A computed fold for a 95-nucleotide RNA from a Paracoccaceae bacterium, annotated as Glycine riboswitch aptamer. The sequence was found by an Rfam model in a public genome assembly. The model forms 90% of the base pairs in the Rfam consensus. Its mean pLDDT, the model's own confidence on a scale to 100, is 78.

RNA sequence: AGGACAGGACACGGGAGAAUCCGCGCCAGCGCGCGCGGUGCCGAAGGAGCAACCGCCCCGGUAAACUCUCAGGCGCAAGGGACCGGUCCGCAAGA
Numbered sequence: 001a002g003g004a005c006a007g008g009a010c011a012c013g014g015g016a017g018a019a020u021c022c023g024c025g026c027c028a029g030c031g032c033g034c035g036c037g038g039u040g041c042c043g044a045a046g047g048a049g050c051a052a053c054c055g056c057c058c059c060g061g062u063a064a065a066c067u068c069u070c071a072g073g074c075g076c077a078a079g080g081g082a083c084c085g086g087u088c089c090g091c092a093a094g095a
Base pairs, nucleotide, nucleotide: 007089008088009087010086012085013084014083019039021038022037023036024035025034026033040074041073042072046070047068048067049066053061054060055059
């Protein structure tokens, strides 16, 4: 000089699934709206659970995109969205 992995940030790009459900009410709007109740469904915010393995072996530690659906979500749009990419910060290894 260069500077990866891990970590963090972002008015950035991509980003799925599941009722055009039923009943009642509201509205100038008649819906792809809102409120309440009910049933059905989804998993990729968050949350929770477990294996192998490990340990000081009673017991405990410990993973997910798996599982559960508490939460959240379920026609268009909006919003959210794990994850991937990009940019930046920062770390600083090897050659």